[in-house]
Context: one part of a larger RNA
RNA sequence: GCCAACGAGUCUCUUUUAUCAAUUUGUCUAAGCGCUUACGGCGUGGAGGCAUAGGGAAACCAAGUCUUAAUAGGGCGACUAUGAUUGAUGGAAGAGGACCCGAAGCCAGACGAGCUUGCCAUGACCAGGGUGAAACUUUCAGAAAUGAAAGUGGAAGUCCGAACCCGUUUGUCGUGCAAUUCAUUGGGAUGAGUUGUGGCAAGGAGUGAAAAGCUAAUCGAGUUUGGUAAUAGCUGGUUCUUCCCGAAAUAGUUUUAGGACUAGCCUCUCUGAUUAGUAUUUUGGAGGUAGAGCACUGAAAGGGAUACUGUGGCUUCGGCUAGGUGUCUCUAUCAAACUCCGAAUGCCAAAAUAUAUGCAGAGGGAGUCAGACAGUGGGAGCGAAGUUCCAUUGUCGCGAGGGAAACAACCCAGAUCGUCAUCUAAGGUCCCUAAAUCUAAACUAAGUGUUAGUAAGGAGGUGAAAUUUCUCAGAUAGCUAGGAGGUUAGCUUAGAAGCAGCUAUCCUUUAAAAAGUGCGUAACAGCUUACUAGUUAAGAGAUUUUGCGCCGAAGAUUUCCGGGACUCAAGUUUAGUACCGAAGAUACGACUUGGUAUUUUUAAUACCAGGGGUAGGGAAGCGUUCUUAUUGCACUGAAGCUAAACCGUGAGGUUUGGUGGAGCGAUGAGAAGUGAGAAUGUUGGC
Repeated sequence: GCCAACGAGUCUCUUUUAUCAAUUUGUCUAAGCGCUUACGGCGUGGAGGCAUAGGGAAACCAAGUCUUAAUAGGGCGACUAUGAUUGAUGGAAGAGGACCCGAAGCCAGACGAGCUUGCCAUGACCAGGGUGAAACUUUCAGAAAUGAAAGUGGAAGUCCGAACCCGUUUGUCGUGCAAUUCAUUGGGAUGAGUUGUGGCAAGGAGUGAAAAGCUAAUCGAGUUUGGUAAUAGCUGGUUCUUCCCGAAAUAGUUUUAGGACUAGCCUCUCUGAUUAGUAUUUUGGAGGUAGAGCACUGAAAGGGAUACUGUGGCUUCGGCUAGGUGUCUCUAUCAAACUCCGAAUGCCAAAAUAUAUGCAGAGGGAGUCAGACAGUGGGAGCGAAGUUCCAUUGUCGCGAGGGAAACAACCCAGAUCGUCAUCUAAGGUCCCUAAAUCUAAACUAAGUGUUAGUAAGGAGGUGAAAUUUCUCAGAUAGCUAGGAGGUUAGCUUAGAAGCAGCUAUCCUUUAAAAAGUGCGUAACAGCUUACUAGUUAAGAGAUUUUGCGCCGAAGAUUUCCGGGACUCAAGUUUAGUACCGAAGAUACGACUUGGUAUUUUUAAUACCAGGGGUAGGGAAGCGUUCUUAUUGCACUGAAGCUAAACCGUGAGGUUUGGUGGAGCGAUGAGAAGUGAGAAUGUUGGC
């Protein structure tokens, strides 16, 4: 991991509700007792319960009573309703283990010191070598104390190093040789040493050269049994079928926030008024948002007028003036907490039309309280977030199908079942890939694009439109030629001559020529431009708007539109006609729910409207085991196993063949240890 078996809403009491039944001169018996065909039945039994009157805390009063000074008012009742009681079944609640499994833990009693910690008693062990303390002896020195030397000696938590004890380093091993080993290296090795045997101390206790270490592979409180099915607002699991309806992720409160209670939203039953519901149109309303505005409240820019002020500046000290504050006025503005104004939607009401729901009351049962994204209006944030918080709508949640390459939330569209039928939606029609290499006209040359998206800024890319200037009296570009004189203008300057800089920018000759457009020189010179003539020859220039492109343009698996690939497109724009395309619509057939009508009112037929669905509510059934009554099958082959066929919407059922070898069904009623694929489920097998 797979297979098989087992494995989870049960039982008792109480309460409540629905249905059914019984009794109704209110109802029911409980224990007990008697009889009996004895897990049962019949009889007896009215003790007692509920009901029959309520109100009050009570005394107490009573169809009333309580409150109160009150006869005011008010609370709870009465004023006969299809009521009461009991039982059975189903739903639910409470108390119990209470749907099942699951803690870490808490308490009590026992068992443990053969591991380990400490201690006690009694034994055992420590190769060899080095150093050489005290003391003693001898000699020497000394008056002595004492000192020195040599020898003897053999101390030490002394040194080196085996056994022994330990476990520093690295490696090995790491389903190991081993639940801590092995190799190497290392520490101690006469001591606070090591060790054998026996003994003592224990669970909030021991022991501890102290690490919360150790107390039998277990220790921030051992192990084991019991209390015990501890508790778990937490996680996981919770077993057959079909049919109808179908949510919520919100509000308030909560030692509350991943839990609950009440309300909201769902479902079922009964009742009621009866058309209230929904959509569109019209009409009539309330309102202060978007927008707009400046009439109020505030903000804020510029100008003018005016009053006061004016420490600065000027001053002839008289004042003048920059500036400041206020008022008035003009121009252009701003506001969620401004409004002289003011929509669209939405909301309320009425009517008409269409359609078929909607509402209220009483009662049974819930689930929901983590929502998500998208569009729109806003708050927070950086007008960031697949961000966060509201409002409103949609979808997902609980929704399959088609499209978006793939893609809960986007676009289209809501799946009862069947059909090798038809028409469409979104989206598409060269090939992958169903359908146009469709029609007509343009644009793009960038593979732009065929994708969701990209800025400021830049450019003789190119298309379209418009305005305007010059032009056969010759434009624009080119070519030929001129481009001068006063004068080197004045100033400045070492110099300044068109051309460092400042000032001015005249006059003349002319077809035209600047007191000079740009290079250039130390300054001149030189080149060139404006300007003019000739030549050539027909268009040339400027500006604005706009379409499509270009640069700007940097990312991590892979160049890449999903791919191939595509250029008068298979790109972009415009117009049009076909076609494809879904579980949509239609057609035909079948099932089923609700309603209406008719009838052969058990049920059938016709018509109309329905049949996506999680949590959840409701309805109808299938199957298993056993009991009971009736009725059957079976050695001429029961159950079980196995294969096929058939029947039923389904759970399932029937028949036949094989195997098997002794029991097993059907119908009615009843009772449950009644249905497995999941629980790191339990046991067994492989």